[in-house]
Context: one part of a larger RNA
RNA sequence: GCCUACGAGUAACCGUUGCUGGCGAGGUUAAGUGUAUGGAUACACGCAGCCGAAGCGAAAGCGAGUCUGAAUAGGGCGAAUAGUCAGCAGGGGUUGACGCGAAACUUGGUGAUCUAUCCCUGGCCAGGCUGAAGGGGUGGUAACACACCGUGGAGGGCCGAACCGAUAAGCGUUGAAAAGCUUCCGGAUGAGCUGGGGAUAGGGGUGAAAGGCCAAUCAAACUGAGAAAUAGCUCGUACUCUCCGAAAUGUUUUUAGGAACAGCGUUGCGUGUUACCGUCUGUGAGGUAGAGCGACCGAUAGGAUGCGGGGGAGUCACAUCCUACCAACUUCUGUCGAACUCCGAAUGCGCAGAGGGGUGCGUGGCAGUGAGGGGCAGGGUGCUAAGGUCCUGCUCCGAGAGGGGAACAACCCAGACCACCGGCUAAGGUCCCCAAAUCUAUGCUAAGUUGAACAAAGGCGGUCCGGCUGCUGAGACAGCCAGGAGGUUAGCUUGGAAGCAGCUAUUCCUUUAAAGAGUGCGUAACAGCUCACUGGUCGAGCGGGGCGGGCGUCGAUAAUAAGCGGGCAUCAAGCAUAGUACCGAAGCCGUGGACAUACACUUGGAGUGUAUUGUGGUAGGAGAGCAUUCUGACAUCAGUGAAGCCGGGGCGUGAGCCAUCUGGUGGAGAGGUCAGAAAAGCAAAUGUAGGC
Numbered sequence: 001g002c003c004u005a006c007g008a009g010u011a012a013c014c015g016u017u018g019c020u021g022g023c024g025a026g027g028u029u030a031a032g033u034g035u036a037u038g039g040a041u042a043c044a045c046g047c048a049g050c051c052g053a054a055g056c057g058a059a060a061g062c063g064a065g066u067c068u069g070a071a072u073a074g075g076g077c078g079a080a081u082a083g084u085c086a087g088c089a090g091g092g093g094u095u096g097a098c099g100c101g102a103a104a105c106u107u108g109g110u111g112a113u114c115u116a117u118c119c120c121u122g123g124c125c126a127g128g129c130u131g132a133a134g135g136g137g138u139g140g141u142a143a144c145a146c147a148c149c150g151u152g153g154a155g156g157g158c159c160g161a162a163c164c165g166a167u168a169a170g171c172g173u174u175g176a177a178a179a180g181c182u183u184c185c186g187g188a189u190g191a192g193c194u195g196g197g198g199a200u201a202g203g204g205g206u207g208a209a210a211g212g213c214c215a216a217u218c219a220a221a222c223u224g225a226g227a228a229a230u231a232g233c234u235c236g237u238a239c240u241c242u243c244c245g246a247a248a249u250g251u252u253u254u255u256a257g258g259a260a261c262a263g264c265g266u267u268g269c270g271u272g273u274u275a276c277c278g279u280c281u282g283u284g285a286g287g288u289a290g291a292g293c294g295a296c297c298g299a300u301a302g303g304a305u306g307c308g309g310g311g312g313a314g315u316c317a318c319a320u321c322c323u324a325c326c327a328a329c330u331u332c333u334g335u336c337g338a339a340c341u342c343c344g345a346a347u348g349c350g351c352a353g354a355g356g357g358g359u360g361c362g363u364g365g366c367a368g369u370g371a372g373g374g375g376c377a378g379g380g381u382g383c384u385a386a387g388g389u390c391c392u393g394c395u396c397c398g399a400g401a402g403g404g405g406a407a408c409a410a411c412c413c414a415g416a417c418c419a420c421c422g423g424c425u426a427a428g429g430u431c432c433c434c435a436a437a438u439c440u441a442u443g444c445u446a447a448g449u450u451g452a453a454c455a456a457a458g459g460c461g462g463u464c465c466g467g468c469u470g471c472u473g474a475g476a477c478a479g480c481c482a483g484g485a486g487g488u489u490a491g492c493u494u495g496g497a498a499g500c501a502g503c504u505a506u507u508c509c510u511u512u513a514a515a516g517a518g519u520g521c522g523u524a525a526c527a528g529c530u531c532a533c534u535g536g537u538c539g540a541g542c543g544g545g546g547c548g549g550g551c552g553u554c555g556a557u558a559a560u561a562a563g564c565g566g567g568c569a570u571c572a573a574g575c576a577u578a579g580u581a582c583c584g585a586a587g588c589c590g591u592g593g594a595c596a597u598a599c600a601c602u603u604g605g606a607g608u609g610u611a612u613u614g615u616g617g618u619a620g621g622a623g624a625g626c627a628u629u630c631u632g633a634c635a636u637c638a639g640u641g642a643a644g645c646c647g648g649g650g651c652g653u654g655a656g657c658c659a660u661c662u663g664g665u666g667g668a669g670a671g672g673u674c675a676g677a678a679a680a681g682c683a684a685a686u687g688u689a690g691g692c
Stems, first nucleotide, its partner, number of pairs: 001692006011095004016091002019087005026051003032045005055062002065077004098236002101233001105226006116200009125190001127159003130155001134151001136149004163187003168183004202218001204214003239625006249262005263369002265366007274358001277356001279354006290343001291341002297337003301333004308326002310323004372397010402413003417593004422589003428583003431567003437580001439579007450569002458554003462551005468545002470542002479537005485510003490504003516531001520529002594615002596612007626681001628678007636670002644665005649658003
């Protein structure tokens, strides 16, 4: 992992609730007894008791009233009747209460054969080294002291086996081993190691102290019991079909992943018309979008004026005067505001009416939900960040399949009852992958730009289009031919500065068709070339200027050719535009069928017909069924072969069925109809057991 078996809303009780049924001012028997029966059981008796039909008061008591009270007042509680018994299923309560699951707590015991410490009594420590005190000898001293030699054999002394330990590394890691093996390593006469016998026990011991150890278990051992502890938590919770179908919100919560009430779902009953939802008409309230502000409040750029102030002059002090300063009011030009408004929509809301659809409201039973999410629009917050966060409106996903979007919950199209080798379309597509146009017509793009969407400031004599403007047969533009001069090398500066390093100058005058005190090269400076400007040639628009628009281009930077879905394409792409045809879905149509609801007809059940803006569905509500085991009644099958198992055939929307079938196997029970009762359905629970 698979297979087989087992595996989770049960049972009892109830001063509980609604539902269904009986009887009804009543309802009902309990234990028990009798009869019938093989039995389960049925019928009868049993009227004791219970609930209800009357309450009020502490009570006496009174009574549709009564209590309080002086009260015939007021007030409190009552009175205008509906109950009761049973049933099964739906809820609720008490119990383990759908099943499995703690970490823990309490109480009674069992443990110191492991290990910690202690007590008693025994045992063990190869060999080697060092050489304390003391005593001896010699020397030495006044005597000591002291020195040397030898003796001696001390020490939590030294080296190192046994023994005890465990430093480092490797191996081992489903091991040879639930702690080992190898090599190296520490102690090895000591606070040493060890045998045997004993002591200390669970909030307790013991601890040279690590929360260590107390039998492979320790921040509180193990074991029986309380006990099925509790678990607002996690997981799991088993057959079918039909109808409807949510919520992820509000308030409160020792509340926030739980709950209560409300909201939204379902189902029964009642009620009812327009209370409900669209459309149209009429009529109201309003201060948003927008707009505006010589309409308020507040903000605001520049100018004019300059109240007032600052600074300065002046004076003993004022006065007075000046002003590149600040600046009120007023004014001109230009502006802004969620908490500004002289104004002011659309939409939405209230009321009334019309017309159409088909619901609305109340109440009882049963819920689930109370983590929501995406898109678009209006806002707050944030960075006009977020697949961010918080509101409002609509929508979809959630709980929605199908087609498109390469793939892709919520984007586009479109809401799946079933069947069909029929048809039409939507979005989106029509060269191949891949169904359908290598379709028609006009432009642009040349960058493979592009090929769903995917970048800026800024740059481009890339290219196309449109206005405007200038020049132009008195000849433009481009090319070619020719000129482009004189005062003068302007003045200054400077080594030099001559059109052309730099500075200055209204940069002048002359000759001219025209020619700058010079446009750019160039020289050390000149020279030289050239331009502006002029003439000629040529012969028609301009290789003049500027503006706007389309497409493109650079800017352009991430790890595969790497985001065209790929091939690939110069159209088969993109942009602007006109058109026809086709493909394309579970949409729509057609044909046949099923179910639900409503209506009509027939009717013994039930059937037939018509219509549907009926038949997606999670949580969940409601309904109808299938299967399993046992019981009762009735009728049956079976050695001429029951159940079970392996095949074939058939029926039902399905669970399933065939007592309308059939072959084999098997070898003794079995099923049918109508009722009843449940140990009543498995794919999941790291489910339990067994097998493979």

The part of an RNA shown here (large-subunit ribosomal RNA, domain II) has 692 nucleotides and comes from uncultured Spirosoma sp.
Taxonomically the source falls in Spirosoma (Bacteria, Bacteroidota, Cytophagia, Cytophagaceae).
The RNAcentral record of the full RNA draws on MGnify.
Model confidence (mean pLDDT): 82 of 100.